[in-house]
RNA sequence: UUCUUAUCGCGAGAGGUGGAGGGACUGGCCCGAUGAAACCCGGCAACCGUUAGACAGCAAUCCUGUUUAAAAAGGUGCCAAUUCCUGCAAAGCAUAAGCUUUGGGAGAUGAGAG
Repeated sequence: UUCUUAUCGCGAGAGGUGGAGGGACUGGCCCGAUGAAACCCGGCAACCGUUAGACAGCAAUCCUGUUUAAAAAGGUGCCAAUUCCUGCAAAGCAUAAGCUUUGGGAGAUGAGAG
C1' cells in the first nucleotide's frame, strides 16, 4: 500500500509539559490563550489475546468453529459535537429554498490475507 471481514447515536481527567492550532478531504458548522496540536500521566472500551462453561464438526479427552460469562496483566484502539453534519442514488413531503428516511461512497479502528 491492496483485498476480505466486523464495528462506528454508548463510554473516557477542572492532571503535568507545551505553546497555535484542530475537528481526514469538499462545502458548512464548530472547538481553541477560561489555552489547540504533540508528548507524559490518567481513564474508557473490550477487536485480538486470556480464563471458565455450553453447543456443533471430528475416531478423539486433542483440535477447529459458534456462543455465553468473567477479568483486564499482554497486542492494538479510543477519550467535544452520531464517523459533528454533508458530498452519490432512490423514495416521500414542500409553490420554492429545502426537509425526512433508506441505501451507497469516503473515512476510522480491529482481525485475517497478499